Context: one part of a larger RNA
Molecule: small-subunit ribosomal RNA, central domain
Organism: Solanum piurae
RNA sequence: CUGGGUGUAAAGGGCACGUAGGCGGUGAAUCGGGUUGAAAGUGAGAGCCACCAAAAACUGGCGGAAUGCUCUCGAAACCAAUUCACUUGAGUGAGACAGAGACGAGUGGAAUUUCGUGUGUAGGGGUGAAAUCCAGAGAUCUACGAAGGAACGCCAAAAGCGAAGGCAACUCUCUGGGUCCCUACCAACGCUGAGGUAUAAAAGUAUGGGGAGCAAACAAGAUUAGAUACCCUGGAAGUCCAUGCCGUAAAUGAUGAGUGUUCGCCCUUGGUCAACGCGGAUCAGUGGCCUAGCUAACGCGUGAAACACUCUGCUUGGGGAGUACGGUUGCAAGACCGAAACUA
Numbered sequence: 001c002u003g004g005g006u007g008u009a010a011a012g013g014g015c016a017c018g019u020a021g022g023c024g025g026u027g028a029a030u031c032g033g034g035u036u037g038a039a040a041g042u043g044a045g046a047g048c049c050a051c052c053a054a055a056a057a058c059u060g061g062c063g064g065a066a067u068g069c070u071c072u073c074g075a076a077a078c079c080a081a082u083u084c085a086c087u088u089g090a091g092u093g094a095g096a097c098a099g100a101g102a103c104g105a106g107u108g109g110a111a112u113u114u115c116g117u118g119u120g121u122a123g124g125g126g127u128g129a130a131a132u133c134c135a136g137a138g139a140u141c142u143a144c145g146a147a148g149g150a151a152c153g154c155c156a157a158a159a160g161c162g163a164a165g166g167c168a169a170c171u172c173u174c175u176g177g178g179u180c181c182c183u184a185c186c187a188a189c190g191c192u193g194a195g196g197u198a199u200a201a202a203a204g205u206a207u208g209g210g211g212a213g214c215a216a217a218c219a220a221g222a223u224u225a226g227a228u229a230c231c232c233u234g235g236a237a238g239u240c241c242a243u244g245c246c247g248u249a250a251a252u253g254a255u256g257a258g259u260g261u262u263c264g265c266c267c268u269u270g271g272u273c274a275a276c277g278c279g280g281a282u283c284a285g286u287g288g289c290c291u292a293g294c295u296a297a298c299g300c301g302u303g304a305a306a307c308a309c310u311c312u313g314c315u316u317g318g319g320g321a322g323u324a325c326g327g328u329u330g331c332a333a334g335a336c337c338g339a340a341a342c343u344a
Stems, first nucleotide, its partner, number of pairs: 004315003007298002012312001014199001016197002021192003025086006033079002035075004040070003048064002051061003089189001091185002095180003101175001104172004108152001113147006123134002160167002204245006213239002218234002221231001256311006264289003268285006293300002318343002326337004
């Protein structure tokens, strides 16, 4: 490269936007670059194939084929190009609607901890059982008050929103996206996307704050043959905030994005239509079963892993190894690109 694949066997990029590129709705006209039909020329000789002569081999003669190229005359379906239209793809506007979507500011209550005061007296705490630990310098418990930080019970749901990561007390400013519906407008403006750009949990890192609870490291008590653990008592980073960096996760639906076509049933969210009510219709989601079909099986099954098309990432036995070297990047930790010898 070809062919086959990518839910779980190797393999979907964490996610989006987007450049080049690839692919791309309907009708008509023009054109004749690609395409296609016919004819001519050329395609030396040798070579190849067929025949003849002769033949050990060679050789000689004659004919054919020859992807291709050039030129002439045509065709006009398809691809390309130009022009004119169209509306169903995409988008805009009007009218409604739902939402933990994002940023910032403010406010609130419950609880833990600490402190102060009062009451009160001998234990409290912890465990499988204990001990370390706290407590007569008055603990635990209880009442009132104060401080401070972090997280927001019930509502709460297979619920909702977001491209993903993710988002949940309440109020306000500002702001992104979506759905439905009816007509109006625009007129293919679309899909994907190598590089690129933006974003990206937790941990980590830099500077400055903050520090209630929890808690890697660490210390002590237990357990144990040992116990650098599980259990217990403490506890400095961190967790929180501001501004940068890092750029990774089982970043999972282990399932790339887009479009179209395909038996049904049940629940649910947001619209619209209809409706006294029951029962409904139709879009856009979120879930559970299942037919055909698919699958190695498990299972998937209108939210496909079915049937097709377009574009893209990735894969090619295990270990060595996501290692070495080199390069890019980072403050560092590291990240990204990424082998081979050898081995079985």